[in-house]
The prediction has a mean pLDDT of 89. The RNA shown here (c-di-GMP-I-GGC riboswitch aptamer) has 87 nucleotides and comes from a Clostridia bacterium.
RNA sequence: ACCGCCAAGGGCAAACUCGACCGAAAGGCGAGGACGCAAAGCCAUGGGUCUAAGGCCAAAAAGGCUAUGAUCGCCAGGCUGCCGGAA
Numbered sequence: 001a002c003c004g005c006c007a008a009g010g011g012c013a014a015a016c017u018c019g020a021c022c023g024a025a026a027g028g029c030g031a032g033g034a035c036g037c038a039a040a041g042c043c044a045u046g047g048g049u050c051u052a053a054g055g056c057c058a059a060a061a062a063g064g065c066u067a068u069g070a071u072c073g074c075c076a077g078g079c080u081g082c083c084g085g086a087a
Base pairs, nucleotide, nucleotide: 002085003084004083011037012036016032017031018030019029021028022027035073041079042078043077045076046075047074048071049070050069054066055065056064057063
């Protein structure tokens, strides 16, 4: 390199609940909580998915399209890394 069957110390934290928090929304943040995770550490680079403020279509309304927004706990890729096995 590779592997996570065993051991030890630990780490993170889904759903859900709460909020005189941020945001147009998706979503984020904080507190609680624990379904899971060996990179569930970091990076929106490619794809997927979500949202649509602004813009565009529409006579208008309804409605639709669109990422420059979001998600790395959807997949791939890149960078870094603890313990043990192995070499």